Small-subunit ribosomal RNA, central domain from an uncultured bacterium, 348 nucleotides, folded computationally. The RNAcentral record of the full RNA draws on Greengenes. It matches the Rfam family "Bacterial small subunit ribosomal RNA".
[in-house]
Context: one part of a larger RNA
RNA sequence: UUGGGCGUAAAGAGUACGUAGGUGGUUUUGUAAGCGUAGGGUGAAAGCCCGGGGCUUAACUCCGGUUAGCCCUACGAACUGCAAGACUUGAGUGCCGGAGAGGUAAGCGGAAUUCCUAGUGUAGCGGUGAAAUGCGUAGAUAUUAGGAGGAACACCAGUGGCGAAGGCGGCUUACUGGACGGUAACUGACGUUGAGGCUCGAAAGCGUGGGGAGCAAACAGGAUUAGAUACCCUGGUAGUCCACGCUGUAAACGAUGACUACUAGGUGCUGGGUAGCAAAGCUAUUCGGUGCCGCCGCAAACGCAUUAAGUAGUCCACCUGGGGAGUACGUUCGCAAGAAUGAAACUC
Numbered sequence: 001u002u003g004g005g006c007g008u009a010a011a012g013a014g015u016a017c018g019u020a021g022g023u024g025g026u027u028u029u030g031u032a033a034g035c036g037u038a039g040g041g042u043g044a045a046a047g048c049c050c051g052g053g054g055c056u057u058a059a060c061u062c063c064g065g066u067u068a069g070c071c072c073u074a075c076g077a078a079c080u081g082c083a084a085g086a087c088u089u090g091a092g093u094g095c096c097g098g099a100g101a102g103g104u105a106a107g108c109g110g111a112a113u114u115c116c117u118a119g120u121g122u123a124g125c126g127g128u129g130a131a132a133u134g135c136g137u138a139g140a141u142a143u144u145a146g147g148a149g150g151a152a153c154a155c156c157a158g159u160g161g162c163g164a165a166g167g168c169g170g171c172u173u174a175c176u177g178g179a180c181g182g183u184a185a186c187u188g189a190c191g192u193u194g195a196g197g198c199u200c201g202a203a204a205g206c207g208u209g210g211g212g213a214g215c216a217a218a219c220a221g222g223a224u225u226a227g228a229u230a231c232c233c234u235g236g237u238a239g240u241c242c243a244c245g246c247u248g249u250a251a252a253c254g255a256u257g258a259c260u261a262c263u264a265g266g267u268g269c270u271g272g273g274u275a276g277c278a279a280a281g282c283u284a285u286u287c288g289g290u291g292c293c294g295c296c297g298c299a300a301a302c303g304c305a306u307u308a309a310g311u312a313g314u315c316c317a318c319c320u321g322g323g324g325a326g327u328a329c330g331u332u333c334g335c336a337a338g339a340a341u342g343a344a345a346c347u348c
Stems, first nucleotide, its partner, number of pairs: 004319002007302002012316001014200001017197001021193003025087007033080002035076008049065006090190001091187003094183004102176007109153001114148007124135002161168002205246006214240002219235004257315006265293013297304002321348003330341004
């Protein structure tokens, strides 16, 4: 390569958008490019292959034949392509409606911790398995009143909601994205996937300037211990917070790429619609989401099972024994840390 795979054995890119490319709904007419049929040319000889013959056989040798491919001509039902036209179911727009921690910015609120000031008050407080370091007669802890400042938003809260993912939770306002239901007015295949490319991307980390209550790497001390560079305790700096810029990685997980169609049911939650009924509601049904259970089928098993790991189709990424190694070298990116790409020798 042919092929086989990718939840857990190696393997789905962290995520979306999108260029080239691939692929693509219903229908009419044309076109013979693909495709099919027929005929012709070429396909050197030898060889290979098939059917025969000759040396006793075979090797060897002789005769006949077939084929792919390419070119030409003619025709063609379907399918694909191409050209022109039409359609509305896919897709999008409009209109009506409700749901939501979706995003950005500004403002506001209460509880709690800490600190400061003042009052009351007196000898302890704190901490632990037990202690000690630590704080306290210069008046602590406790308690009352006032003030400062930063960060986070108890209850509601829910396998609840929203978002492409990362993620999003006090309240109000402004601006703003998407999804969903209904309608069927408009466009008329405008779809899908997506190499490169580009966007966003937890935490930690980096740069500049702010901020700093609590927590807390590093660090110091006290314990424990044979030791204790730890677990426990008392402190405590970066950091955690804000603005702008960088980094670009995670068990970035559903360890499950995106899209479409089809394939038993049952039962919760959630956002709409429709119909019926004795109507704070109930029943039936329908569209969207989110869970659990469970057939067929799949699977090595575990399990998955209309939210598929089933049955099919399109496109992309990735895998090919373990270690060496996500290392070395080179290149690109980065202020750096490092990231991306990514071997081999050797060895089992």